This is a predicted structure of a 72-nucleotide RNA (transfer RNA) from a Candidatus Moraniibacteriota bacterium. The RNAcentral record of the sequence draws on ENA. Its Rfam family is "tRNA". Rfam describes the family as follows. Transfer RNA (tRNA) molecules are approximately 80 nucleotides in length.
RNA sequence: GGUCCGGUGGCCGAGCGGUUGAGGCAAGGGUCUGCAAAACCCUAAACGGCGGUUCAAUUCCGCCCCGGACCU
Numbered sequence: 001g002g003u004c005c006g007g008u009g010g011c012c013g014a015g016c017g018g019u020u021g022a023g024g025c026a027a028g029g030g031u032c033u034g035c036a037a038a039a040c041c042c043u044a045a046a047c048g049g050c051g052g053u054u055c056a057a058u059u060c061c062g063c064c065c066c067g068g069a070c071c072u
Base pairs, nucleotide, nucleotide: 001071002070003069004068005067006066007065010025011024012023018055027043028042029041030040031039048064049063050062051061052060
């Protein structure tokens, strides 16, 4: 340098044009308890960046950044 794969809450991770972006862990609040723990309920919190296509983009396209695998 080239090809391919990936980047989504604090962490892991699904989704892949349309309203509600699953789930788990963690965090906060509550119920329960003599106090805790456990269990249960609730809450907040995310689409790498910039452009483009589209009525509508996390999803499609281009460039760039970051990580990984392979080739040279």